[in-house]
RNA sequence: AGGCGAAAAAGGCAAACCCCGAGAAAUCGGGGGGCGCAAAGCCUCAGGUCUAAACCCCGACAGGUCGGGGCAUGAUGGCUGGGUUGCCGCC
Numbered sequence: 001a002g003g004c005g006a007a008a009a010a011g012g013c014a015a016a017c018c019c020c021g022a023g024a025a026a027u028c029g030g031g032g033g034g035c036g037c038a039a040a041g042c043c044u045c046a047g048g049u050c051u052a053a054a055c056c057c058c059g060a061c062a063g064g065u066c067g068g069g070g071c072a073u074g075a076u077g078g079c080u081g082g083g084u085u086g087c088c089g090c091c
Base pairs, nucleotide, nucleotide: 002091003090004089005088012037013036017032018031019030020029021028022027035078041084042083043082045081046080047079048076049075050074055070056069057068058067059066060065061064
């Protein structure tokens, strides 16, 4: 340096759910809490998935509201691939 592994040792992260906050929402941040994770550390480059405010189209009512449809520039790294960094052990 590369590959493999998570038995041991030292640790790490933190699902659902609850509380507070942000957001139109998906979801995110903080506290609690642990389902799990050998990268469940970091990064949206590719794909997937989720949301649809703004915008566009249609309709209703009536002068601006409501409903429906479309659509990421939003989100998800604990969806997959990829990039990158890293503890321990074996080869």